RNA sequence: UACGAUAAAGGCAAACCCUAAGUGAUUAGGGGACGCAAAGUAAAAGGGUCUUUAAAACACAAUAAAGACAGCCUUACUACCGAAC
Numbered sequence: 001u002a003c004g005a006u007a008a009a010g011g012c013a014a015a016c017c018c019u020a021a022g023u024g025a026u027u028a029g030g031g032g033a034c035g036c037a038a039a040g041u042a043a044a045a046g047g048g049u050c051u052u053u054a055a056a057a058c059a060c061a062a063u064a065a066a067g068a069c070a071g072c073c074u075u076a077c078u079a080c081c082g083a084a085c
Base pairs, nucleotide, nucleotide: 003082004081011036012035016031017030018029019028020027021026034071040077041076042075044074046073047072048069049068050067051066052065053064054063
């Protein structure tokens, strides 16, 4: 460099519940652990999902704008430990 143990130390925290914010996706804090070797950082001018609004419309789909999600894939940067290969 690469790789990732039934290793050691430490870390994060899904669903769900409570409180608060938001029209909403969702977010923040507390509780709680399904999982995670980058589940660390950056909405990331790539893809994807979702929300709101607009015009249109019976409705759906599609379009545009503004947003949400990085624990969907991907990208950039950084990082603890050290068995095997």

c-di-GMP-I-GGC riboswitch aptamer from a Planctomycetota bacterium, 85 nucleotides, folded computationally.
The source organism's lineage runs through Bacteria, Pseudomonadati and Planctomycetota.